[in-house]
Molecule: transfer RNA
Organism: Chelydra serpentina
């Protein structure tokens, strides 16, 4: 260098046939229970979805470019 493929909370992934508040496990934190620690309940905080840009009334999704990761040819 060519060519794919991934990028969403701290972590690990779901949504990508555009459409209401972006969901779930772990973790983090508060009560609860304990002699106490954990577990187990029962709440709470945290993502402007990688960056610009473009079509759309409307983008996490679609297109383009950039960036980084990761495969495969050379």
């Nucleotide at each position: 260098g060519g060519c794919g493929c991934c990028a969403u909370g701290g972590c690990u992934u779901a949504g990508c046939u555009g459409g209401c508040u972006a969901a779930a496990g772990c973790a983090c934190u508060u009560g609860c229970c304990u002699a106490g620690u954990a577990a187990a309940c029962a709440g709470g905080a945290g993502c402007u979805c990688c960056u610009g840009g473009g079509u759309u009334c409307a983008a996490c999704u679609c297109c383009c470019a950039g960036u980084g990761g990761u495969g495969c040819c050379a």